[in-house]
RNA sequence: AAACUUCGUUAGGGGUGGUGAUUGUGGGUAAAUAAGUCACCUGAGAAAGUCCCUUGGAACCUGAUCCAGAUUAUACUGGCGCAGGAAAACGACAUUUCUUAACA
Numbered sequence: 001a002a003a004c005u006u007c008g009u010u011a012g013g014g015g016u017g018g019u020g021a022u023u024g025u026g027g028g029u030a031a032a033u034a035a036g037u038c039a040c041c042u043g044a045g046a047a048a049g050u051c052c053c054u055u056g057g058a059a060c061c062u063g064a065u066c067c068a069g070a071u072u073a074u075a076c077u078g079g080c081g082c083a084g085g086a087a088a089a090c091g092a093c094a095u096u097u098c099u100u101a102a103c104a
Base pairs, nucleotide, nucleotide: 001097002096003095006092007091008090009089010088011054012053013052014051017041018040019039020038021037022036023035024033025032060085061084062083066079067078068077069076
């Protein structure tokens, strides 16, 4: 001097699905149905916690009312995907590499 892990400060980006019950409408045998509340499933996160992510970017969006496999059901799992997009600055410790000087 450079690279990088982790952390910190500030700024920015993102998602919120499925099933059941209950109240309402409807019906009056029902089905169906908008919103609210509660419980359960997966997950970091289901208006929920600074939860996750910020270019060495799979956080997240498009493709997608996609394909295959599971499930009560669902981006639940995998593919799609060296596909296309997508939001940053500074500082600190450690580590590695290179260069210069001095000493041996």
Notes:
This is a predicted structure of a 104-nucleotide RNA (TPP riboswitch aptamer (THI element)) from a Deltaproteobacteria bacterium. Taxonomically the source falls in Myxococcia (Bacteria, Pseudomonadati, Myxococcota). The coordinates come from a structure-prediction model, not an experiment, and the mean pLDDT is 76.